[in-house]
RNA sequence: CCGCGAUAGCUCAGUUGGUAGAGCGACUGAUUCGUAAUCAGUAGGUCGGGGGUUCGAGUCCCCCUAUCGGC
Numbered sequence: 001c002c003g004c005g006a007u008a009g010c011u012c013a014g015u016u017g018g019u020a021g022a023g024c025g026a027c028u029g030a031u032u033c034g035u036a037a038u039c040a041g042u043a044g045g046u047c048g049g050g051g052g053u054u055c056g057a058g059u060c061c062c063c064c065u066a067u068c069g070g071c
Stems, first nucleotide, its partner, number of pairs: 001070003006065001009024004018055001026042005048064005
């Protein structure tokens, strides 16, 4: 210098801009003599930071930060 990506504790979705989701994990309950497994439910997010556009931004534009890859 170029490219990818930054979203829940972890791994990741999020379509053409219209109220942010899944799996795993955590917790509670049911089941069991008990544990595991199974089933039901609950909680958990200033979407990396700042600014702009828009009625409305995770999404579009600009700058910055840190990660990975290439030269």